A computed fold for a 72-nucleotide RNA from a Candidatus Daviesbacteria bacterium, annotated as transfer RNA. The coordinates come from a structure-prediction model, not an experiment, and the mean pLDDT is 84. NCBI's taxonomy places the organism under Bacteria, Bacteria candidate phyla, Candidatus Daviesiibacteriota.
[in-house]
C1' cells in the first nucleotide's frame, strides 16, 4: 500500500428499515445479630464519527477513525 472483519449500557451479547432487548456488575428495598447468597424494584446506551438514500436508519450506501486478521 491492497483486501476482509468488528465497533450497541461499566463488561458480555441480541436486535436484517417502524418506541433499542437481555445477562452480569453497580444502586435501593426485603430477608440476616452482621456479611454473603436469595427475592423484588428502579435506573443506566442521541447504537465509533460525518454525510447520503428514505416518510422513517442500530439496520442500506460512501468517506473517515479505532481494533483484529490476511496479502504484498
Nucleotide at each position: 500500500g491492497c483486501c476482509g472483519g468488528u465497533g450497541u449500557a461499566g463488561c458480555u451479547u441480541a436486535g436484517u428499515g417502524g418506541u433499542a432487548a437481555a445477562g452480569c456488575a453497580g444502586c435501593a428495598u426485603u430477608u440476616u445479630c452482621g456479611u454473603a447468597a436469595a427475592a423484588u424494584g428502579a435506573a443506566g446506551a442521541u447504537c465509533g464519527a460525518c454525510a447520503g438514500u428514505u416518510c422513517g436508519a442500530u439496520u442500506c450506501u460512501g468517506u473517515c477513525c479505532a481494533c483484529c486478521g490476511g496479502c504484498u
Its Rfam family is "tRNA". Rfam links the family to the GO term triplet codon-amino acid adaptor activity.